Model confidence (mean pLDDT): 76 of 100. This is a predicted structure of a 350-nucleotide RNA (Bacterial RNase P class A) from a Dehalococcoidia bacterium.
[in-house]
């Protein structure tokens, strides 16, 4: 050189003019001035998981859902680490919902004798045949057919015997464990749990239009239903505690449509150091980084960069996916071009 495989990083620039948004100061309460700040690696999808806040509070049984190999890490998870076991690939490395089918049920299309209790063609014996009795080598059907090769046996045959190999149990080493590996031993139980279920862990509902106050409005003797110690009603049912009546629950009809908190100091971000394979923990030091409410974060211009066309000292087009909206931790998903590390396999030259 040239296919790759993991993992990280960027995501056009820099001046100049006009404008948005949010703080702060100052002049003042009108709005001007100066300063300072102003989206992303996914801000998306909303798919897990938490904070936060209301359902007053709390038990127990039922139901109802999630997760599924082991060990660790975390507020926590369905996520991350590390490891097992099984599957890809020569490799690097990559994928997997990866518990149990001898608790029970149920399903396995077509085909095929048979899909879990069977013998269709054959193969042997009863001399042949009919018909029976034995067999599951060997054919044929399937996605799957009752362990595989081999060799002894046998009337034919068959784990009936061995020997290797998969598989099941017991026991022994190791390893926290998932498991691996030795030894014995009887020969052997079909697939589906992403069917019901069984096990083990675990889960309250609603969501910043939460929910908290300020102001403005006004028309409820309105209709209908339940209830007040014989208890509505209290967020899945029930049963108990508790709490509880000018109450609650539907219909129909009225008004209001401003503001201010919650809102951005946080499981925060960043140097260093010590513990760990790691993922992450600790300690110390520095640091604030958007907060709109019809929703700011944009336009025009010149040079520079990459790309495409055309032509050559230029001229023209274009610059990836895509945008916050309570706020964190994942995954998923999109994404032009660039840029770096580390390893792999061929090949070639010293």
């Nucleotide at each position: 050189c040239a296919a790759g495989u993991a993992a990280a990083c960027u995501g056009g620039g820099u001046g100049a003019c006009c404008g948005c948004c949010c703080u702060g100061u100052a002049u003042u309460u009108g709005a001007u001035a100066c300063a300072g700040g102003g989206a992303g690696g996914a801000a998306a999808g909303u798919c897990c998981g938490a904070g936060c806040u209301c359902c007053a509070c709390c038990g127990a049984g039922c139901g109802a859902g999630g997760u599924g190999c082991u060990g660790g890490g975390u507020a926590a998870c369905a996520c991350c680490c590390a490891g097992g076991a099984g599957g890809g690939g020569u490799a690097a490395c990559c994928c997997u919902a990866c518990g149990g089918a001898a608790a029970g049920u149920g399903c396995c299309a077509c085909a095929g004798a048979a899909a879990c209790a069977u013998a269709c063609c054959g193969c042997u014996c009863c001399u042949c045949g009919c018909g029976g009795a034995g067999u599951a080598a060997g054919g044929g059907u399937g996605a799957a057919a009752u362990g595989g090769u081999g060799a002894g046996g046998u009337a034919a045959g068959a784990g009936c015997u061995c020997a290797c190999c998969a598989g099941c149990a017991a026991u022994c080493a190791g390893g926290u464990a998932a498991c691996u590996g030795g030894u014995u031993g009887g020969c052997u139980g079909g697939g589906c749990a992403a069917a019901c279920c069984c096990c083990a862990c675990u889960u309250g509902g609603a969501g910043c239009a939460a929910g908290a106050c300020c102001a403005a409005a006004u028309a409820g003797a309105a209709g209908g239903g339940u209830g007040u110690u014989u208890g509505a009603g209290g967020u899945g049912c029930u049963c108990g505690g508790c709490c509880g009546a000018u109450a609650c629950c539907c219909u129909c009809g009225g008004g209001u449509u401003g503001g201010u908190c919650g809102c951005u100091u946080g499981a925060c971000c960043u140097u260093g150091a010590u513990g760990g394979u790691a993922a992450c923990a600790u300690c110390a030091g520095g640091g604030c980084u958007a907060g709109a409410u019809g929703g700011a974060u944009g336009g025009u211009c010149a040079c520079c960069g990459c790309c495409c066309u055309g032509u050559u000292u230029c001229a023209g087009g274009g610059c990836a996916c895509a945008g916050a909206a309570c706020u964190c931790g994942g995954c998923u998903u999109a994404u032009a071009g660039g840029u770096u590390u580390a390893c792999u396999u061929g090949c070639c030259c010293c």